[in-house]
Context: one part of a larger RNA
RNA sequence: GGGUGAACGCUGGCGGCGUGGAUAAGGCAUGCAAGUCAAGGGGGCCGCAAGGCCACCGGCAGACGAGGUAGUAACACGUAGGUACAUACCCGGGAGACUGGUACAGCUCGUCGAAAGACGGGGUAAUCCCAGAUAGUCUCGCGAGAGUAAAGGAGCAAUCCGCUCCCGGAGUGGCCUGCGUCAUAUCAGCUAGUUGGUAGGGUAACGGCCUACCAAGGCUUCGACGUGUAGGGGGGCUGAGAGGCCGAUCCCCACCGAUGGGACUGAGACACGGCCCAUACCUCUACGGAGGGCAGCAGCCGAGAAUAUUCCGCAAUGGACGAAAGUCUGACGGAGCGACGCCGCGUGAUGGAUGAAGUGCUUCGGUACGUAAACAUCUUUUAUGAGGGACGAAAUCUUUGACGGUACCUCAUGAAUAAGGGGCUACUAACUCUGUGCCAGCAGUAGCGGUAAUACAGAGGCCCCAAGCGUUACCC
Numbered sequence: 001g002g003g004u005g006a007a008c009g010c011u012g013g014c015g016g017c018g019u020g021g022a023u024a025a026g027g028c029a030u031g032c033a034a035g036u037c038a039a040g041g042g043g044g045c046c047g048c049a050a051g052g053c054c055a056c057c058g059g060c061a062g063a064c065g066a067g068g069u070a071g072u073a074a075c076a077c078g079u080a081g082g083u084a085c086a087u088a089c090c091c092g093g094g095a096g097a098c099u100g101g102u103a104c105a106g107c108u109c110g111u112c113g114a115a116a117g118a119c120g121g122g123g124u125a126a127u128c129c130c131a132g133a134u135a136g137u138c139u140c141g142c143g144a145g146a147g148u149a150a151a152g153g154a155g156c157a158a159u160c161c162g163c164u165c166c167c168g169g170a171g172u173g174g175c176c177u178g179c180g181u182c183a184u185a186u187c188a189g190c191u192a193g194u195u196g197g198u199a200g201g202g203u204a205a206c207g208g209c210c211u212a213c214c215a216a217g218g219c220u221u222c223g224a225c226g227u228g229u230a231g232g233g234g235g236g237c238u239g240a241g242a243g244g245c246c247g248a249u250c251c252c253c254a255c256c257g258a259u260g261g262g263a264c265u266g267a268g269a270c271a272c273g274g275c276c277c278a279u280a281c282c283u284c285u286a287c288g289g290a291g292g293g294c295a296g297c298a299g300c301c302g303a304g305a306a307u308a309u310u311c312c313g314c315a316a317u318g319g320a321c322g323a324a325a326g327u328c329u330g331a332c333g334g335a336g337c338g339a340c341g342c343c344g345c346g347u348g349a350u351g352g353a354u355g356a357a358g359u360g361c362u363u364c365g366g367u368a369c370g371u372a373a374a375c376a377u378c379u380u381u382u383a384u385g386a387g388g389g390a391c392g393a394a395a396u397c398u399u400u401g402a403c404g405g406u407a408c409c410u411c412a413u414g415a416a417u418a419a420g421g422g423g424c425u426a427c428u429a430a431c432u433c434u435g436u437g438c439c440a441g442c443a444g445u446a447g448c449g450g451u452a453a454u455a456c457a458g459a460g461g462c463c464c465c466a467a468g469c470g471u472u473a474c475c476c
Stems, first nucleotide, its partner, number of pairs: 001476004006472005013345006019338002026301003030298003035060003040057002043054004067256003077180007085173003090169007098132004107122006138147003152161003182228003189219003194216008231253004235246004258279005281292004309335001311334003317331001318329004348378004358369004383413006392403001420465005425446003431460005441448002
């Protein structure tokens, strides 16, 4: 000198764009954040009907999106490769969809419970479930051969939406490998599924992933093992560069969801707002029992130097579901708060000397503040008021804007609404007076202060920045 997610002190007019819990991955009241489909199915309620509302069975979605960085020194990440693999929805292609069956919710009858909820009897539909048939480009097998599928719905219809099997694609993912990836030797030896083999199990898949048996291996001063620290990258800051430091916001990847463990469902999870168990904590209770997980958006408490609204809207973009209308969406689009940052604008312009008053200094003559003010003329950015008023809508007819009566335009009023902070001994730009008297104090370093202090305190003046200016912390 530059930088910061800053904080603190003094000060503070406006706008745009950004940005804002870095500490306690501490605890959380309340509301909302993931549903949707009535054109899969049978019902209940309302209704004269048309139709509407509703739970349930069923389907798809809840593995995305949103949040956090605790753990992790590791194939976690980056980069370059590999293949023993999988893939719902989407796209291309080829075949097919035949015949039967019985359950369980809802419903109804009854029982238990404070509640949460649970149990028994009866009976019912389906794109739910089961059995059989059919079978090739599919699987197994050298072959002969063996095995395995399906679901319907809407519509007057045309047709459309679906269903099953196979091949291919796109994108996505799993797994493996080379190289790169912090400190420490005041950690020197580490290892029993350990290293390899055979056989088997398991998986979508290779594998000591798991099991049995056999062998005795494997790693290490090119730092194993241990310990500490830490999410990694794109990038950011600085620097002429090499390098050093960092990893907020945004993007990619990984991991986590009170703590520990487990599986179920599913194309995909070992699943933040799913399930089960245990633990700690909290809540309700009729004491028998039951419920909860903000590291989603707001908001509260706590700790802290310190970090915002319990706002508006689905109008746009995107997502889930749906044939569609549409529903849902604290993603997102916006508004609010904070000079936290960057950028822009303003706090007036021109004229104006008896150089007014006042104040400071003075050699008492004067001199400085100073064209500064007053005063005159002008302007109206900004401010305030009034009138008009968008783009953003993709969309041709109709309809659709949270932001927002905002931006912007026009008119009116009137200099009107708007300047501070730090410094002035040297480094370092800017000097005098008064007070104080090694006191009170200053201070980044050198150092100032003990009676004329440009260094303390006040004042006048001056210097540097400016809606900011300084200080502290940290990095180059």
This is a predicted structure of a 476-nucleotide part of an RNA (small-subunit ribosomal RNA, 5' domain) from Candidatus Kaiserbacteria bacterium RIFCSPLOWO2_02_FULL_56_11. The source organism's lineage runs through Bacteria, Bacteria candidate phyla and Candidatus Kaiseribacteriota.